[in-house]
Molecule: transfer RNA
Organism: sheep gut metagenome
Order: sequence, then C1' cells, then structure tokens
RNA sequence: GCCGGAGUGGUGGAAUUGGCAGACGCAACGGACUCAAAAUCCGUCGCCAGCGAUGGCAUACGGGUUCGACCCCCGUCUCCGGCA
Repeated sequence: GCCGGAGUGGUGGAAUUGGCAGACGCAACGGACUCAAAAUCCGUCGCCAGCGAUGGCAUACGGGUUCGACCCCCGUCUCCGGCA
C1' cells in the first nucleotide's frame, strides 16, 4: 500500500428486512429481609434543558440518501486478521 471484519450506556452484549435505540445479564444506587452481614426479593439506572408536565440530543467521527438510518452510500479515525 491492497483486501476483509469490528467500534452501541460504567461493563458483556442484543436489536441487520431501514420503522419504539439500548432487550437480557453484570456492576452501581435505594428499599425489604437479618442482631449484623452474605444470599435472596422489589425498584431505579444514557446526556442536556426545565420547578414540573415535557422537550431536545445520543449507536467511533463527519457528510449523504430517505417520510424515516445502529442498519444503505462516501470520507476519516482506532483495533483485529489476511496479502504484498
């Protein structure tokens, strides 16, 4: 240099046929239980604005196509594999 694969909450990892983003776990936080703790059970858990109702943004980054994009197209970055 060329070819292929991957990048999603704190973390593992779903959603690929373009149609509610984050299912299901782990971790964390609050509560129940306990003399106390562990285990177990219940609830919460992306960011910003707002007293709140709610609104906006968010799938590595920047554009494009589309009524609509994690998904398709173009470019860039990082990691992994192959070829030279």